[in-house]
Molecule: Glycine riboswitch aptamer
Organism: Ramlibacter rhizophilus
RNA sequence: CGGCGUCCGUCAGGAGAGCGCUGUCGCCCCAAGGCCUCAGCCACCGAAGGCGCAGGCUUGACUGCCGAACGCUCAGGUACAAGGGACUGACGGACACGC
Numbered sequence: 001c002g003g004c005g006u007c008c009g010u011c012a013g014g015a016g017a018g019c020g021c022u023g024u025c026g027c028c029c030c031a032a033g034g035c036c037u038c039a040g041c042c043a044c045c046g047a048a049g050g051c052g053c054a055g056g057c058u059u060g061a062c063u064g065c066c067g068a069a070c071g072c073u074c075a076g077g078u079a080c081a082a083g084g085g086a087c088u089g090a091c092g093g094a095c096a097c098g099c
Base pairs, nucleotide, nucleotide: 003099004098005095006094007093008092009091010090011089012088013087018042020041021040022039023038026035027034028033043078044077045076049074050072051071052070055066056065057064
């Protein structure tokens, strides 16, 4: 001098899966039908969160700690839009002052 750590904020990017069925509040409408709220049922997705294991560190051992993008789908989600979104990049700030 440069890079790396943890957290927060701003901006940008950011996947997957039924325009499902039945009933229902309300609205449009002559009607058919359409939009929409809610409830139930079936199917499905995994990248908020959660849970589990693999694995890692630690202990004489039991154990204790960490624990994934793997698994489970509780939660959440499944036309477009909106919203959410692990994670990535850039910028700014705080902490640490270690490699």